A computed fold for a 74-nucleotide RNA from a Planctomycetia bacterium, annotated as transfer RNA. The sequence was found in a public genome assembly. The coordinates come from a structure-prediction model, not an experiment, and the mean pLDDT is 80. NCBI's taxonomy places the organism under Bacteria, Pseudomonadati, Planctomycetota, Planctomycetia.
[in-house]
RNA sequence: GGGCGAUUAGCUCAGUUGGCUAGAGCGCCUGCUCGACACGCAGGAGGUCGCAGGUUCGAAUCCUGCAUCGCCCA
Numbered sequence: 001g002g003g004c005g006a007u008u009a010g011c012u013c014a015g016u017u018g019g020c021u022a023g024a025g026c027g028c029c030u031g032c033u034c035g036a037c038a039c040g041c042a043g044g045a046g047g048u049c050g051c052a053g054g055u056u057c058g059a060a061u062c063c064u065g066c067a068u069c070g071c072c073c074a
Stems, first nucleotide, its partner, number of pairs: 001073007010026004019057001028044005050066005
């Protein structure tokens, strides 16, 4: 330098044919339970969907460029 893949909550990851408010587990916070802790139960907070632009009535999803990471080739 070229090719391919990935980037979504603090972490690990889903997300259908572009459609209604973006989700799960773990973690965190509050309450209940307990003599106390853990476990358990109930609730809650937490997201510019990597960045910028484009297409569209509508984009996490499609297109282009850039960035970062991984693999392969040279």